FMN riboswitch aptamer (RFN element) from a mouse gut metagenome, 115 nucleotides, folded computationally. The sequence is in RNAcentral, with records from MGnify. The coordinates come from a structure-prediction model, not an experiment, and the mean pLDDT is 85.
């Protein structure tokens, strides 16, 4: 360098209502790299927006934007391990959705194997 495969989890049970897995109580889930073993630290990927090419498309190149932790213990070392208490989760569509459906049999950080 090229090909191959692999690459996201979760609303039981309860309330209100005409109607809610969306509200309200409780419940349940954690993508890839680094790093002492991490949703919450760094860094990246998805979504979503703007420019550029393009054909107002698909692609492709740029850039934007891009949640959320303490405490205590252990150890040389840990916002990562242990005890505790808490916190965060894209766009469309529907009773307002991190868990329904949809774009997606899509992309992909990236992991593993041929040559």
């Nucleotide at each position: 360098u090229u090909c191959u495969u692999c690459g996201g989890g979760g609303c039981a049970g309860g309330g209100u209502g005409a109607g809610a897995a969306u509200c309200c109580c409780u419940a349940c889930c954690g993508g890839c790299g680094g790093u002492a073993u991490a949703g919450u630290c760094c860094g990246c990927g998805a979504a979503c927006c703007c420019u550029g090419u393009g054909a107002u498309g698909a692609g492709c190149a740029g850039g934007g934007c891009c949640g959320a932790c303490c405490c205590g213990g252990u150890g040389u070392g840990a916002u990562c391990c242990c005890g505790g208490g808490a916190c965060c989760g894209a766009c469309a569509g529907u009773a307002u959705a991190g868990u329904c459906u949809g774009g997606a049999u899509g992309a992909g950080a990236g992991a593993a194997g041929a040559a």